[in-house]
């Protein structure tokens, strides 16, 4: 100096925050939702503040005071 492996800081998991847990990536990375049609570009439709659980906040709907 080059290459590879392992480990770590750290980052990520379709709309905010915290705790716990899980998973992934580790920088040319993980991640950037789903369904239908279409060769493709695109067009139409749908669920959710979570990756999962709990809590808070925001939005919406219903009921009560």
């Nucleotide at each position: 100096u080059c290459u590879g492996a392992u480990c770590c800081a750290g980052g990520c998991g379709a709309u905010g925050a915290a705790g716990u847990c899980c998973g992934c990536c580790g920088u040319c990375a993980a991640c950037c939702g789903c369904c239908g049609g279409g060769a493709g570009g695109c067009c139409g439709g749908c669920u959710g503040a979570u990756g999962a659980c709990u809590u808070c906040u925001g939005a919406u709907a219903u009921c009560c005071a």

A computed fold for a 65-nucleotide RNA from an uncultured Methanomicrobiales archaeon, annotated as Fluoride riboswitch aptamer (crcB RNA motif).
Rfam family: Fluoride riboswitch aptamer (crcB RNA motif). Gene Ontology terms of the family: response to fluoride and positive regulation of gene expression.